The RNA shown here (c-di-AMP riboswitch aptamer (ydaO/yuaA leader)) has 139 nucleotides and comes from a Bacillota bacterium.

[in-house]
RNA sequence: UUAAAUAAAACGCCGAAUUCCUUUUGAGAAAAAAGGAUACGGGGGAACCAUUUUACGGGGUGAAUCUCCAUUUUUGGAGAAGGGUUUCCUUUCAAUCCUAACCCGUCAGCUAACCUCGGAGGCGUGGAAAGGAGGGUGG
Numbered sequence: 001u002u003a004a005a006u007a008a009a010a011c012g013c014c015g016a017a018u019u020c021c022u023u024u025u026g027a028g029a030a031a032a033a034a035g036g037a038u039a040c041g042g043g044g045g046a047a048c049c050a051u052u053u054u055a056c057g058g059g060g061u062g063a064a065u066c067u068c069c070a071u072u073u074u075u076g077g078a079g080a081a082g083g084g085u086u087u088c089c090u091u092u093c094a095a096u097c098c099u100a101a102c103c104c105g106u107c108a109g110c111u112a113a114c115c116u117c118g119g120a121g122g123c124g125u126g127g128a129a130a131g132g133a134g135g136g137u138g139g
Base pairs, nucleotide, nucleotide: 011124012123013122014121019037020036021035022034023033024032025031040118041117042116043115044114049109057107058104059103060102061101065080066079067078068077069076070075082098083097084096085095086094088132089131090130091129092128093127
C1' cells in the first nucleotide's frame, strides 16, 4: 500500500412490528422476566351490490405467482408478472438482489354497527443526472 475477516459505535435497510408505564430480580441509572397500554397492521361480520358456487375442496397473512426446459425423484435453469436496495427527498437512467415461509380446518365475496388478533424477527447496499428541501461560512 492492497485485499479479506472479526468487533464496537454511528448511520441505515426489509417488515405492521414503534413508543411508554408498572411490578419483581438486580450493587446498578445496566440488564432480564412478568403485566398493562400504544404508533402502526390484519381477520371475521348486515343491508345494497356481486357471485351462480358446492372435492379435483376452499380460504388467510405475505412481493413471493405463473409458464417452459432438463432431471428417475430430489433438484437445477430460463422467461413473464410481482417486490426491494443504491444514505436529505422525489423522478429517470443504470446496476444489483428476492420471488419464501406459515396459518385456518369443510368454513368465510363486499360489508355499517359489532367481535377479534398481531404489535416479531433478521440484516449492511451507498452509482449518475435533473428538480426540490435543509444546514454551515462570509458579506
It was read from a public genome assembly, where an Rfam model found it.